RNA sequence: CGCUGUUCUCAGGGCGGGGUGAAAUUCCCCACCGGCGGUAAAUGGGAAACCCCCAUGAGCCCGCGAGCGGCUUUGGUUCGGUCCAAAGUGUCAGCAGAUCCGGUGAAACUCCGGAGCCGACGGUCAUAGUCCGGAUGAAAGAGAACGUGC
Repeated sequence: CGCUGUUCUCAGGGCGGGGUGAAAUUCCCCACCGGCGGUAAAUGGGAAACCCCCAUGAGCCCGCGAGCGGCUUUGGUUCGGUCCAAAGUGUCAGCAGAUCCGGUGAAACUCCGGAGCCGACGGUCAUAGUCCGGAUGAAAGAGAACGUGC
């Protein structure tokens, strides 16, 4: 240094102002926010241009996670998988969301400029990305310690 085992730790942000109204952080106008891995021509650092190394760098490009839904099993229930509950299943991928234009360039949906768009489920005096709840949960993954073998 590479592979690998065990344990532990960490792992999501945001309603401020105004309007209407009996009532809205839920509607309307303005505002605010952006999980994880990859890609990357940008930026910073390593005394040092280039090379090299390190850090950061896409919400809407590729993939992943959580959530909902689906499916399976069991129990109850029903005329009947009809309805309910619990457990399991991410190779079921259905919701899995949402981007274009101009510039530079060999190369950019990642840079620069501009204009747009998106955001689980349940709850609520009124419809929620931002409030409350499942959640002191789960998890993509990130890191640390100790160890095994080459």

The RNA shown here (FMN riboswitch aptamer (RFN element)) has 150 nucleotides and comes from Shimia thalassica. RNAcentral holds the sequence, with entries from Rfam and Ribocentre. Model confidence (mean pLDDT): 76 of 100. The organism belongs to Shimia, within Bacteria.